[in-house]
RNA sequence: AAUUACUUAAGCAAGUUUUGCAAAGAACAAAGAAUGUAAAACAUGGCGGGAACAUUUUUUGCAAAGCAGAAAAGUGAAUUAAGCAAUUAAGUAGUCGGAUGAGAGCGGCGGACUGGUGAGUAACGCGUGGAUAAUCUGCCUUCGGGCCGGGGAUAGCCGCUAGAAAUAGCGGGUAAUACCGGAUACGUUCGUCCGGCGCUGGCCGGAUGAGGAAAGGGGCUUCGGCCCCGCCCGGGGAUGAGUCCGCGUCCCAUUAGCUUGUUGGUAAGGUAAGGGCUUACCAAGGCACAGAUGGGUAGCCGGCCUGAGAGGGUGAACGGCCACACUGGGACUGAGAUACGGCCCAGACUCCUACGGGAGGCAGCAGCUAAGAAUAUUCCGCAAUGGGGGAAACCCUGACGGAGCGACGCCGCGUGGACGAGGAAGGCCGAAAGGUUGUAAAGUCCUUUUGCGGAUGAAGAAUAAGGGGGGCAGGGAAUGGCCUCCUGAUGACGUUAGUCCGCGAAUAAGCCCCGGCUAAUUACGUGCCAGCAGCCGCGGUAACACGUAAGGGGCGAGCGUUGUUCGGAAUUAUUGGGCGUAAAGGGCGCGUAGGCGGUUAUGCAAGUCUGGCGUGAAAGGCGGGGGCUCAACCCCCGGACUGCGCUGGAAACUGCAUAACUUGAGUCACGGAGGGGGAACCGGAAUUCCUGGUGUAGGGGUGAAAUCUGUAGAUAUCAGGAAGAACACCGGUGGCGAAGGCGGGUUUCCAGCCGAUGACUGACGCUGAGGCGCGAAAGCGCGGGGAGCGAACAGGAUUAGAUACCCUGGUAGUCCGCGCCAUAAACGAUGCACACUGGGUGUCGGGGCGAGCGUCCCGGUGCCGCAGCGAACGCGAUAAGUGUGCCGCCUGGGGAGUAUGCCCGCAAGGGUGAAACUCAAAGGAAUUGACGGGGGCCCGCACAAGCGGUGGAGCAUGUGGUUUAAUUCGAUGAUACGCGAGGAACCUUACCUGGGUUUGACAUGCGGGGGACCGGCGCCGAGAAGCGCCUUCCGUGAAAGCGGCUCCCGCGCAGGUGCUGCAUGGCUGUCGUCAGCUCGUGCCGUGAGGUGUUGGGUUAAGUCCCGCAACGAGCGCAACCCCUACUGCCAGUUGCCAUCAUUAUGUUGGGGACUCUGGCGGAACUGCCGGUGACAAACCGGAGGAAGGUGGGGAUGACGUCAAGUCAUCAUGGCCCUUAUGUCCAGGGCUACACACGUGCUACAAUGGGCGGUACAGAGCGGAGCGAAGCCGCGAGGCGCAGGCGAAUCGCUUAAAGCCGCCCGUAGUCCGGAUUGAAGUCUGAAACCCGACUUCAUGAAGUUGGAAUCGCUAGUAAUCGCGCAUCAGCAUGGCGCGGUGAAUACGUUCCCGGGCC
Repeated sequence: AAUUACUUAAGCAAGUUUUGCAAAGAACAAAGAAUGUAAAACAUGGCGGGAACAUUUUUUGCAAAGCAGAAAAGUGAAUUAAGCAAUUAAGUAGUCGGAUGAGAGCGGCGGACUGGUGAGUAACGCGUGGAUAAUCUGCCUUCGGGCCGGGGAUAGCCGCUAGAAAUAGCGGGUAAUACCGGAUACGUUCGUCCGGCGCUGGCCGGAUGAGGAAAGGGGCUUCGGCCCCGCCCGGGGAUGAGUCCGCGUCCCAUUAGCUUGUUGGUAAGGUAAGGGCUUACCAAGGCACAGAUGGGUAGCCGGCCUGAGAGGGUGAACGGCCACACUGGGACUGAGAUACGGCCCAGACUCCUACGGGAGGCAGCAGCUAAGAAUAUUCCGCAAUGGGGGAAACCCUGACGGAGCGACGCCGCGUGGACGAGGAAGGCCGAAAGGUUGUAAAGUCCUUUUGCGGAUGAAGAAUAAGGGGGGCAGGGAAUGGCCUCCUGAUGACGUUAGUCCGCGAAUAAGCCCCGGCUAAUUACGUGCCAGCAGCCGCGGUAACACGUAAGGGGCGAGCGUUGUUCGGAAUUAUUGGGCGUAAAGGGCGCGUAGGCGGUUAUGCAAGUCUGGCGUGAAAGGCGGGGGCUCAACCCCCGGACUGCGCUGGAAACUGCAUAACUUGAGUCACGGAGGGGGAACCGGAAUUCCUGGUGUAGGGGUGAAAUCUGUAGAUAUCAGGAAGAACACCGGUGGCGAAGGCGGGUUUCCAGCCGAUGACUGACGCUGAGGCGCGAAAGCGCGGGGAGCGAACAGGAUUAGAUACCCUGGUAGUCCGCGCCAUAAACGAUGCACACUGGGUGUCGGGGCGAGCGUCCCGGUGCCGCAGCGAACGCGAUAAGUGUGCCGCCUGGGGAGUAUGCCCGCAAGGGUGAAACUCAAAGGAAUUGACGGGGGCCCGCACAAGCGGUGGAGCAUGUGGUUUAAUUCGAUGAUACGCGAGGAACCUUACCUGGGUUUGACAUGCGGGGGACCGGCGCCGAGAAGCGCCUUCCGUGAAAGCGGCUCCCGCGCAGGUGCUGCAUGGCUGUCGUCAGCUCGUGCCGUGAGGUGUUGGGUUAAGUCCCGCAACGAGCGCAACCCCUACUGCCAGUUGCCAUCAUUAUGUUGGGGACUCUGGCGGAACUGCCGGUGACAAACCGGAGGAAGGUGGGGAUGACGUCAAGUCAUCAUGGCCCUUAUGUCCAGGGCUACACACGUGCUACAAUGGGCGGUACAGAGCGGAGCGAAGCCGCGAGGCGCAGGCGAAUCGCUUAAAGCCGCCCGUAGUCCGGAUUGAAGUCUGAAACCCGACUUCAUGAAGUUGGAAUCGCUAGUAAUCGCGCAUCAGCAUGGCGCGGUGAAUACGUUCCCGGGCC
C1' cells in the first nucleotide's frame, strides 16, 4: 500500500435530428479506450524493449543422417621397429602388425523432448474440484539382494548375381554389454490355506506349490584385491502419463422424438488398468421440453480489450492443456507413439526413369512462387540459458542468444537557448486611421543533446579440463568418492553501452481541423457547377460548411481516414425497462408440470451464516521496493485471484420431518334475485301469399324519375285460409353469464351467484408453459325449411364515367338438425388472485336496527373526486395508487403477419413465422394556427328586392400576341390592363439606324500653360461638330506675386433609365376602416402555451355593462381636425339692396337690415319622457329641435400577411461598362396589325331627334395669361386700336338637361354617326409617317345584345352640363363642381368575403 470504513469522482445527467412542446423510439458524432498482419496520401531524426499472421507449392542449405563406442578386417601420410640386399649411406616397391584420423556396419541411449500450426473437435476436449482398493512410469534418487556356467548365429567383410536406378538376392566366414538355453531366487508374480489391519482387486505377516534374472568394460594394484562406469531381481521416492466422476462450457424448436451393442445382467476374452472395450447367452431396457436427436459455428483456459460495476467482446504475442503433420487408414518398435523431419497400404499431386519400375511431403529456420490491400534476412553464434549423448574432454542443438528490415506499437529525446521594436520587409484584413502574422524574423551573445570525425572503453564469464591448498567418509596402499578455497581457457553481439576530444545552429516538422455537436474566422474564387458530408445538412452571385490564401485551434515523429470491439445504450433493463391511447394482456375458461404459499411448537441441517485446512501454477493486473541517467522494459516482496473441496460450529429465515391450530379454501342446514344454459309445448300483433266479396284507375317509388305493377281488375277495403321468422309496450349507464353472448308465455332438466346464522373439514390454497373445452358474424358439408330481408346477379336512374351511393326485382344466405371452421376494434384496446390506502352521490339484490323518517353492513353496477400515479389525456377501493405471487407479451418504421418449412382444416383459410433490401424516421398525447361540400352566433350592395350598365356594334384607350432595324422599360388573379403617363409630331426618349466625341453633357481638387468670360462675323456640314477671323481679363500691389473668373493639356475622377425590389431605405397596393393585435405583473401548466381577450347582455366597434385568477396598460375603435347642414356676434369691399334719393344698369348717394363673404362662438349629450332590460350597459317609441342616436362627407389604415410593387421618382450595398453599357446630333420608332381581352365614349331612337324661343348654377382659372365690345367669315376662326383685369371689381362665361312652340311617325329613318373625298382654321422651326378643330359631301355597323358579369341603399343610382391639372397644340381619360333626381331592401336559406366561440 493493496484491503476495510468515510468522503469525492465515476455511475446518473448532458449533443444533434421528426414537429413548436414534453415523452418515447431509432440513427449518428463527440466528450472515451483498444486493436491489426495492416492499406492509401503526405512526411520521416534517434534510442531501448517487444511483436511479426494466413493459403498453395517447391529447388537449395540447415533444423537430431545426434552422441558415445570395444574388438576385428581393409586403407593409410609421416615416423618408428624388424628383416633382406648392398662396401656404406640414402632411397624405392610389396606384405604383415600397432597407434591416430575419416567413413560404413553391429550394439546402446536419444529421435514420444524442443520447434510449428489450429484443419478437426460442442467432447470429460478444456476449466475447476475430486477418485484410482482399477493403473503404468526409461533416465534420476534411496534401500535390499545378485552378476554362476554354457551355446548357436548375424551385419560389416570376402566372392558372385539381378537392376538404368532405388535396391535386392545367393554363397563363404566373424565379434559383442546383440541373441538363446541351463543353474540359483532376498524379495517378486500366480494358485491354495491361515492370522491382523483395512474394506472394490489395499496393506502387513505366516505356510505350501509353481514360474521368472544378469554383461560386461575401464583404472590402480603389494596380484590378494580395490575403485569407477555399467548389468540383473526387488521395495520406496520423485517426475511424467493413463482412466473415471461432480460442476461449468455458443446458436437454431422453422431440428421433437432418438437408440439394437442399443440399456442392464451372467460368462469369457482383451488392456498397464475399470468398462459393451469385444464376443456368446439372458432380460427389455436407456436418453429427452431442466431440450435428447439433428443442423450450424468454434480448439479450450490463464488471460487480453472495454466497462463505475454487473456485464459485453475476444482467445495474436507469453504460459498450461488438447488436436493435427499432403488426404484417409493401419500397426510395428519402445518406459513412453499409433510417432511432423520412422514404417506399411490406398488416394491426389510433384519429380526421376533405360517404361520394367522408383522417389517425395517446410502447419521447423531462412528463402521462392501464386493469390492478396498486406506481412521481414536463403544473416551471426553456440559466448550465455536450456536440451540430447558421453566417465569426461567434447560433439550436436534455425530451441535459444544476437544482429538486419518496416514509426507496426509503447516509451524517452531532439529539431536549439537568451536578448532582440524602426513592432523591418513581405503577406492578409481595413474606407481610412490602423490591425494582424509578431520577438516571430533579421541581428547580437550562448549551448552542443543528437549528428559527423577521432580516441578510449565496462558488464554480460559462472566455471570446465588442468594445477595448487584445506577438510570429510571409507580403507591395508594406490588410482579413487564427497565438500570447499585459490588459480585457470572461452564473447556471436561488437567499430557494443558508456566516457573524452574536435567541428558547427550546424543534420532534423509535419498532419488534421476552424457551421452546430466541438476548441478554433476572415478575404477572395466558384454560382445546386465544381465539390463537402459522421448526423443535422452546406453550394442556385454577398458560402464562417466547396477551393485557395491569411490567421487561428488540436496533436506532434507523428497526424487523419477506413475496418473491428466495448462504451455512451437503463435501445435486452440480474444490478437496471416496460405492456389503457406510443411496440406490447393470450378471445374466454378448466386444469397438468412447474413457480409461489397461513398460524404454533419440536427436531434435522440441504440452502444460509461463520472459524480452520487444502487448492486456486507461473506470467499478467494491483500496492510497495529495486535495476537500466528517466520511462517503456526487467527483477524482488506483498496482496489479490470474489471459485471449488475437506472439516468444526450457529439455527433467525427458506427447506424437510413430526405434532397441532383456524383466520385462507371448502362442506351442510335456511332464505333470495336473475333475458344463465338445454328440451318440449303454447300465444298474439305484423308481413307476404292464396280464395272470395265490395270497388275503379291507377298503384308503387324518388331529390326528381324510371324500371316494376294494374282494365286478364291492381292499389284501397272486408271476410276466410296458409307459411315462416322475429317477439312492440315493460326496457332502465337495470339483470345474468368466464368470455362469445342472453329478451313473448308455460312446464321440466342442469349450472352458477348473493345474504344471514350455526355446525363441520383442517392449508385441502394462488397462478398456470404444454394440453383440453367453449368461442359473434361470415363461411363449408349433409338433410330440412324459406314469410320478410338480402351478398352475387339483372334492370332503372344518377354521373364525364358510376362495375357505387338511390329505386324495382332477386339467388346463396339469414331459420332448424347434425358435423366442421377458430377468427374479430373477440375492447374496459386495461391477465388472474390476495392485501392495504380520504370522501361524496345514484342504482340492483340481500340483511341488521327502527313506529316512521331513515341509518348501518355485505355483494354487484354507474358518476364525481383526495392523496398518489401518469408524457399528457386521464386513472383514482370496479386503480392506470401501494405491495406480493404466477402466466402471456414488447424491443425503430417499411418489407410483412408476407415468403418458406412444419402443424391443423373438406375448402376458404388458420397457427407458428423470417430474411434480403430500404428509410431518418414511423408513432403517442397535448399546444397554436389554418382548413372543412362540421356546428353555433354576427356583419358587409355578399345574396335577395330594385335601378342602370358591361358582354353584341362603331370608335377611343390600355394590354396580350404577332410584326419590326426598333416597335424602350416596368405593372400580370383578386391587389396588372384610360396603370407609372396630370397629356410620345421634334424635345420628352430610356429604343433603332446613321454621324460625331473621350476629363467628357454635369461636380470637385491638384499641376502646367493661356486668356477675360461673354459676344460678333465668315466657310463647311443633315445636324452635332469642325475650321478661321474680330474684340478682350478683373481685384490688390511699386513690382514680383497672391486671389478671383474662364479656356486648353495632364492626373485624381465624372457618367450609366446597365444587373440584382430575392441584399436594402423610403414610398405604395391588398386583406380592411375589418375589430382586432399585444404587453407588464400575477395565477395555471413539466412544457409548447393558457388566463387576461372566454362567459351573460349590448354595440358600427375588444363600444359599454355585469360576471370571472386575474389586475392594469399599450397599438387599434371612438373622440379631438377639415368640409357641409341651423344659428348668434363681429366686420362690410370689388359682394348685398328692405327703406330714401338717383338711374338704361346697385350705376351712384346712402344703408349695416337681408343674401353673401370669413373670423370667433353656440347647438346634439340618449340630455328629457314612456316602455323593455338584471336596479346595468343598452335598445324601442315619443317630445322638442335646422339637425337624433356616428346628422352627411373627408382626412386618419393596429400587430402583421402576400420574399406583393417599385434599383426607371429618389436614396443605397454588391456586381458590371470606362474612345463606351458614358455623352452629343439627325432621322426613324414608342402611333405597326390576321387576331384576343380589359376600361370607356357614341348609339341603336319618339321619356327621342331637328328647328326656333326662353330660364336658373356651383366650383375654379387667368401675366410668355384671360382676352371684352365692335367688325369679317356659314363655321373653326380672323381682325381687334387695344377698353378692362395680377382679378368677390375685368375676362374665360351663352351653363346644359329644363320650359314654350313647330316638324318628324317607327322607317336603318330628319335615328346613328363610323368611314372616305374635298376645302379650310389654329398651335408650332416643322402636323408625311403622327395633332385638334371647322364647313360641304359621304353616310358603315348598329333595331337593346349568348353564356356570363359590374356598379349603386339618398341628394345615392341614373341623367345633364361646367371647370381645373398636364399643356405651344392635342381629353371619350383623371380630378373637381353644381342642375334635375328615383326605385327597392320580405329576409339571411343560398353564392362571395370577413369577425367571435